This is a predicted structure of a 76-nucleotide RNA (transfer RNA) from a Clostridiales bacterium. Model confidence (mean pLDDT): 82 of 100. RNAcentral holds the sequence, with entries from ENA and MGnify. It matches the Rfam family "tRNA". From the family's description: Transfer RNA (tRNA) molecules are approximately 80 nucleotides in length. It is annotated as a transfer RNA. Rfam links the family to the GO term triplet codon-amino acid adaptor activity.
RNA sequence: GCCACUAUAGCUCAGUAGGUAGAGCAACUGAUUCGUAACCAGUAGGUCAGCAGUUCGAUUCUGCUUAGUGGCUCCA
Numbered sequence: 001g002c003c004a005c006u007a008u009a010g011c012u013c014a015g016u017a018g019g020u021a022g023a024g025c026a027a028c029u030g031a032u033u034c035g036u037a038a039c040c041a042g043u044a045g046g047u048c049a050g051c052a053g054u055u056c057g058a059u060u061c062u063g064c065u066u067a068g069u070g071g072c073u074c075c076a
Stems, first nucleotide, its partner, number of pairs: 001072007010025004019056001027043004049065005
C1' cells in the first nucleotide's frame, strides 16, 4: 500500500430482504431470611462509531472517514 471482517446498554453478544431495538451478566428497588448469599418479582440504562447520500421513513442500503482484528505484499 491492497483486501476482508468488526464497531448496538457498564461487559459479552443477538437483531432486521428499511417502519425509531432485545437477551444474559452487572447495577438499583422490592419480596423472602434473625442477617448475608442464593432464588423470585420489578426498575433503570442505548442520538445502534462519526459525517453525508437515497428514501415518506435508515441500526439495516450506498459513499467517505475513524478505531480495532486478520490476510497478502514490501513491488512501483